[in-house]
Molecule: c-di-GMP-I riboswitch aptamer
Organism: Syntrophomonadaceae bacterium
RNA sequence: GAUUGAUAAGGGCAACCCUUUCGAAAGGAAGGAUCGCAAAGCUAUGGGUCUAAAGCUCCUUAACGAGCCAUGAUCGCCAGGCUGCCGGG
Repeated sequence: GAUUGAUAAGGGCAACCCUUUCGAAAGGAAGGAUCGCAAAGCUAUGGGUCUAAAGCUCCUUAACGAGCCAUGAUCGCCAGGCUGCCGGG
C1' cells in the first nucleotide's frame, strides 16, 4: 500500500412499530425499540422512487374536485465523489 471481509476483539449505526415534535405531504428530529448494516459515515452529481404546498390548466356560480409540475424528500434504491475502525493481505 493496490486489494479483501475468513476468523477474532473493542466498539459503532439503527429498519418496522410506539411516543413527542417540525412539515401541506413525502419525509425529518428526539426518546424508546432492534430488522438488519463493514461504510447503514459524509455528499442530492447522474438515474430511480415518493410527495405535490405554491404555480399552471380544466371543471364549478363558488367552495370542493381533477390533471400537470420539484424548487421538496430519499445516501437503509443504484451508481459517482470524499473520508474512515479492526483483521487478512